[in-house]
RNA sequence: GGGGCCAUAGCUCAGUCUGGUAGAGCAGCGGGCUUUUAACCCGCGUGUCGAGGGUUCAAAUCCCUCUGGCCUCG
Numbered sequence: 001g002g003g004g005c006c007a008u009a010g011c012u013c014a015g016u017c018u019g020g021u022a023g024a025g026c027a028g029c030g031g032g033c034u035u036u037u038a039a040c041c042c043g044c045g046u047g048u049c050g051a052g053g054g055u056u057c058a059a060a061u062c063c064c065u066c067u068g069g070c071c072u073c074g
């Protein structure tokens, strides 16, 4: 230098193909239970969907560029 994959909640990830209310688990916070802690039960999502631009009534999702990480070819 060429090609490919990944980036979404504090963490691990789904959702992208086929555009239409941003989600799950864990963690955290509040409450219940308990002498207390743990466990268990109930409630709460806290987010510029890596950045910029384009298309569209509407973009995490489609298109372009860039940034970072990983794999691969030479």
Base pairs, nucleotide, nucleotide: 001073002072003071004070005069006068007067010026011025012024013023020057028044029043030042031041032040050066051065052064053063054062

RNAcentral holds the sequence, with entries from ENA.
Transfer RNA from Candidatus Iainarchaeum sp., 74 nucleotides, folded computationally.
It matches the Rfam family "tRNA". From the family's description: Transfer RNA (tRNA) molecules are approximately 80 nucleotides in length. The family's RNA type in Rfam is transfer RNA.
The prediction has a mean pLDDT of 80.
Taxonomically the source falls in Candidatus Iainarchaeum (Archaea, Nanobdellati, Candidatus Iainarchaeia, Candidatus Iainarchaeales).